[in-house]
């Protein structure tokens, strides 16, 4: 990187380096940055998804927060495909795919 399942509307930021770009791709919006983007580091914290320990009314629930990830602006930042309802139209709501992402498992 394929592929299986689960979950994405909740948390949770500081310093130091770096020096112009960031919000995946693309298009169109919108928003973040010289009161310093990306990125690399140190510290912090949030979360509970695997282990692991403890509890239990035990194929399950819960804790805890050691372990291996993962996260720390904006709903995944919105919209894009359908399908339904509403609207004279622009459009606007809900659901559902799609595409992403993060665990686990898998040849």
């Nucleotide at each position: 990187g394929g592929c299986u399942u689960a979950u994405c509307c909740a948390g949770a930021g500081a310093g130091g380096u770096g020096g112009a770009g960031g919000g995946a791709a693309a298009u169109g919006g919108c928003c973040c940055u010289a009161u310093g983007a990306a990125g690399c580091c140190u510290c912090a914290g949030c979360a509970a998804c695997a282990g692991a320990u403890u509890c239990u009314c035990a194929u399950g629930g819960a804790a805890u927060a050691c372990u291996g990830u993962g996260c720390u602006a904006a709903u995944u930042c919105c919209a894009u495909c359908a399908a339904g309802c509403g609207u004279u139209a622009u459009u606007g709501c809900u659901u559902g795919a799609a595409a992403g992402a993060u665990a686990a498992g898998u040849g």

Predicted 3D model of a 107-nucleotide RNA (SAM riboswitch aptamer (S box leader)) from Perspicuibacillus lycopersici.
The organism belongs to Perspicuibacillus, within Bacteria.
The model forms 97% of the base pairs in the Rfam consensus.
Model confidence (mean pLDDT): 86 of 100.